The RNA shown here (SAM riboswitch aptamer (S box leader)) has 134 nucleotides and comes from a soil metagenome. The coordinates come from a structure-prediction model, not an experiment, and the mean pLDDT is 77.

RNA sequence: CUCAUCCAGAGGGGUGGAGGGAUCGGCCCUGCGAAGCCCCGGCAACCAUCACGGUGACAUGCGUCCGCGCGAGGUCUCCCGUGACAGGUGCCAAGUCCGGCCCGCGGCUGAUUCCGGCCGCUGGGACAGAUGAG
Repeated sequence: CUCAUCCAGAGGGGUGGAGGGAUCGGCCCUGCGAAGCCCCGGCAACCAUCACGGUGACAUGCGUCCGCGCGAGGUCUCCCGUGACAGGUGCCAAGUCCGGCCCGCGGCUGAUUCCGGCCGCUGGGACAGAUGAG
């Protein structure tokens, strides 16, 4: 940088001693012990592996108006789906905790020609971030 996913799920002990939830605001967690580190346990299934199925591709056969078409079985570098496993990662407060920018909808409101402001939403999108794969 690219792609996919992010409303599900899963915590105890030791150590440590004041922070943590990325950032800003909010709101939370935290001396009934934060972060970090160690041990054990768990969740999930992105990648790897295995099995089955499908599309496509490939080689083979037959037909051909030479453009290609057809059916059967075979193989698996690649693609898709389902299942198994748990090797490589990841994760185990709150939806990525919520919002920030744009749009939509609703309410209130300033001015009233155009135009704004505030609040809200199981709303849509973007940005940012996290994780995996490349």